[in-house]
Context: one part of a larger RNA
Order: sequence, then structure tokens, then C1' cells
RNA sequence: GAAUGAACGUUGGCGGCGUGGAUUAGGCAUGCAAGUCGAGCGAGAUGUUUUCCUUCGGGAGAACGGAUAGCGGCGAACGGGAGAGUAACGAGUGGAGUACCUACCCUGAGACUCGGGAUAGCCGAGGGAAACCGCGGGUAAUACCGAAUAAUGUCUCCGGACCAAAGGUGUGAUUCCGUCUUAGGAUGGCUCCGCUUCCUAUUAGCUUGUUGGUAGGGUAACGGCUUACCAAGGCAACGAUGGGUACCGGGUGUGAGAGCAUGACCCGGCUCACUGGGACUGAGACACUGCCCAGACACCUACGGGUGGCUGCAGUCGAGAAUCUUCGGCAAUGGACGCAAGUCCGACCGAGCGACGCCGCGUGCGGGAUGAAGGCCCUCGGGUUGUAAACCGCUGUCAGAGGGGAUGAAAUGCCGGGUGGCUAUCCAUCUGGUUUGACAUAUCCUCGGAGGAAGGACGGGCUAAGUUCGUGCCAGCAGCCGCGGUAAGACGAACCGUCCAAACGUUAUUC
Repeated sequence: GAAUGAACGUUGGCGGCGUGGAUUAGGCAUGCAAGUCGAGCGAGAUGUUUUCCUUCGGGAGAACGGAUAGCGGCGAACGGGAGAGUAACGAGUGGAGUACCUACCCUGAGACUCGGGAUAGCCGAGGGAAACCGCGGGUAAUACCGAAUAAUGUCUCCGGACCAAAGGUGUGAUUCCGUCUUAGGAUGGCUCCGCUUCCUAUUAGCUUGUUGGUAGGGUAACGGCUUACCAAGGCAACGAUGGGUACCGGGUGUGAGAGCAUGACCCGGCUCACUGGGACUGAGACACUGCCCAGACACCUACGGGUGGCUGCAGUCGAGAAUCUUCGGCAAUGGACGCAAGUCCGACCGAGCGACGCCGCGUGCGGGAUGAAGGCCCUCGGGUUGUAAACCGCUGUCAGAGGGGAUGAAAUGCCGGGUGGCUAUCCAUCUGGUUUGACAUAUCCUCGGAGGAAGGACGGGCUAAGUUCGUGCCAGCAGCCGCGGUAAGACGAACCGUCCAAACGUUAUUC
């Protein structure tokens, strides 16, 4: 000098764009953060309309409608957070998989036949303080099961054996939405290998599933992955093993570069989800807001027993030098579900707070000398503050008040018309109308009036900028040299000056 996720002191007008829990991976009140589908299924409340009966209280029935929970499907493995662990095929880079998987999506081929038994919801009657639980009866399905069919599939001793399905919408389905089998693609993942990847030898030996083989098991898949048996191997001074520290990379800071330091925000990968362990479901998890067990902690309790997991968004306590709102919206982008309308989304988009950073703008402009007053200095002549002020003339940025106004919105949807696709409820496309903004605002006009807007550090040398007074090795200053013991340009104050400027200094850290 440059830099920072900074902090502290003094000061503080506006805007844009960024950025903000670095410490206790410490504990958490409260709300929200993952739902959706009635065009898979049975039931169906309040209500509306209406018929009959009535003891005028109401009761019974039909239609519309669809709250709500349940069964079922898809999603919940994404998105979001954090960096504890990890020195490792974790990451980076380049390869390999004839040793592998892949729901939804796309393309091709083929199929969708006949049956069955349950169960939740519901009804009834119970237990429990609660959480919730069991019993009896009966019901549906794209839930579950059986049979048939069987190759382009799988296994094969090449003879053969084995394996599937579901319907819905609609007046109407080979045609639309789905279901099953298979082949290919795409996407995502899994595994293996070469090389690279911090400090320490005041760590020199380490290893028994250890190293290899055979056989069985297991996995989507290779493999000591696992088990039995056999052999005795394997690694290491080119640093094994142990210890310490640490997520890795793209990048970032600095530097002429080489390098050194670093890994906030954003992007890719990995790992974690109160701590430890485990599996279930599923295409995919050993699963942040799923399950089971153990533990610590906290809460409820009728003492028998239960409940919870903010390293999601806000917020709170604690610790700390230190880090924000318990905000608005799904309008945009994107995701889940749905034929769709649409619903949900603390992802996201916005607003709020903080000079935390970078950038921009303003705090006026021109004239104005009897060089006013006041301040400071003085050799008492004067000098300086200083055109600075007053005063005169002008302008209107920003802020303030009022008004106009692009843009972020184009799709989808709805209504109508047309064309093409043999058929069509479907698709593509054209066209007219209509619908959608949480929030922000470029820019323009009007009003008013210099009005609301300047400080901080420094002035001995390094280093730009000095005088007076006070103090008297005291009080104090200080980055280094050093200043202060009676004329201190170095302490304190005043005036003046210098440098930066909505900032200026200090501290910490890196180059």
C1' cells in the first nucleotide's frame, strides 16, 4: 500500500447493488417450513329446495350440494440448513464397468381374459387421566390374492421350465387419461483404478479376516463383503503405524510474476440432523420436520404411563468484541400432486433492520472590502481567520407535499371462430375477446424555499501541515526514534493549518 462476513471510538443527509451468528454441532417457548388427487374407492355433516305425517316441539322420505376423516395412488430420498466428523478413492483430474441399478419422461413392439376372499372408514358395546387401545357386526376399490395366456424376457444339462395386468372419464373409447411385459434412449446414481492432496521421526516398526486361494452365502453388482477350510502372507525410511490439525474443489486476497495465505456469500461434490445403534417401506433412504432400541436432557401426569428434538424461516435465553423482522406474497422463476381448474411451497420473489462493504449524489452558485465585528498572534506599525460572513442577485439536485406514468405479464386458463392430423372426448396451430402485480419504480409535471444535510484524524522526524498559553521527569504522549526536570513546534487547551470526507481513526488478521 492492498484486503476483510470484521469489531471498537467519534460523527452521520439520500439512493442503488451486495452482504450480515465467524464464538456454544449450546438449550429452545410460539407460529409457519409437504402436500395433493372426488376423473381410483365406499361413506357422507351443517346447509338449500321439496313431498308426506304431526301431539305444532318435530318426525319420515327425495333431490342438490359437498365439509370431514378413512382406504388407495404419487410425492414426502427434491428443495432448505450446517461443517461436527473425515488425511479418506472424501475431493480434484483422467480412465474403466462383458461386474451394475434407474420411479416419473421419450421412442418402438406386444398385451389388458376369467374369478375370489378380506379390511379401514361405518355401526354397536367397552378400557384409559391422557396418549391411545382392544372386542363384535357388516362394506368398496386402480388395495390384496388365485387361475389363464407367455416371448422380443429369465434360467438352462439346449430336452425344457418359469414370469403380468386395472380400471377411469364420457351418450359413445382399438383412439383420451391410465395398467402390464419387453427393447432402446435420456436422466440420476453405484463400484473400481492411475496421479495429486497439511504438520510431526522428541511416533519405526504395523497387521490375524490380516495377504492370497478353494467352496458356500450375500449384494443391483465385483470383491475377505461374510463364513468354513488351506497356505503364510501383506504394508513400511519413495515414511507404514501412531499423534495433531483440517470438509474438498471452482474460486478469493495479495503480488510484476513465481509464490504465499485462504475456502464467508454464489456454484459442484462429500458428510451430518439431540448422542449411539438398527433395520422397515420404497425405483431411490439406512431417511432433518418417518419407525424401533438404548442414553442424556426437557415437558405433561389421576404416578399406572406418556410426549419432544429449529445444524429449515422468523424469534428467545446463554456464551461472546460481535452478526437482523416472531414481516408480505405465490405476481414472477421453479418444484409436488392433479385431465384440468387449481391447491400447497419461510424454495423463491419482495419489503424491514445494520455506513458492514462497494459505487453514485447532495449539503448550494455568482457577485461582494470601510478587508466589518469577534477570535488568535504581535516588534503595537500591523498581520491572520478572509470573499469567509453580512448584503445583493440566482438555481432547485436530494429530502418533503401533491399528481401523472412505462416496466417486471407472458404464458396458462375461460368464452367464440378457423385449419390440419383417416376416426377422436385427444393433439398441434392461427385468430378475436377476457383474466392475473406481494412488491418496487425509471421518468415527467406542480408547490415551496438556501431553507432539512460535515465531520474525523493529524501538525518533532519518518510524513503533508505551527504559533501562543498552561504544566514542570508531574500530568501525560508514543508505530519506531523518542518527548516532558520553568520559555515543550512531541503533554493539555486555544487559534491557525494539513489530509481524507458521510465518513475518519484505532485494533485484529493476510499478502
The prediction has a mean pLDDT of 83.
Small-subunit ribosomal RNA, 5' domain from a metagenome, 511 nucleotides, folded computationally.
The RNAcentral record of the full RNA draws on SILVA.
Its Rfam family is "Bacterial small subunit ribosomal RNA".